SAM riboswitch aptamer (S box leader) from a soil metagenome, 112 nucleotides, folded computationally. RNAcentral holds the sequence, with entries from MGnify.
RNA sequence: CUUAUCCAGAGAGGUGGAGGGCGACGGCCCUGUGAAGCCCGGCAACCGGUCCAGUUUUACGAAAUGGGACACGGUGCCAAUGCCGUCCCCCGCAGCGCGGGGGGACGAUAAG
Numbered sequence: 001c002u003u004a005u006c007c008a009g010a011g012a013g014g015u016g017g018a019g020g021g022c023g024a025c026g027g028c029c030c031u032g033u034g035a036a037g038c039c040c041g042g043c044a045a046c047c048g049g050u051c052c053a054g055u056u057u058u059a060c061g062a063a064a065u066g067g068g069a070c071a072c073g074g075u076g077c078c079a080a081u082g083c084c085g086u087c088c089c090c091c092g093c094a095g096c097g098c099g100g101g102g103g104g105a106c107g108a109u110a111a112g
Base pairs, nucleotide, nucleotide: 001112002111003110004109005108006107011040013039014038015037019030020029021028024086025085026084027083041078042077043076046074047073048072049070050069051068052067054065055064056063057062082106087103088102089101090100091099092098093097
């Protein structure tokens, strides 16, 4: 940089001690009935692998293709929609900010 995904899922354990929800701002929240981190545990099929049944092609050796199962290997993840908003568009409301919807930007993860 490209592509895909981001309202599902995951402990009343140990350790640790005050912070955390990526950064900025504004909200809102979690936290000493103990935060982060670490260990254990768990969740999940993105990539690999194994297995199952199928479809297509076949020079019958095989090749291609989508589906399902398994956490074995490589990651990832385990409050709240990527906690919400910050930019743009549409709709509504005696109403100039708030509500609803869509898109973008930014970010995270995976694969290349």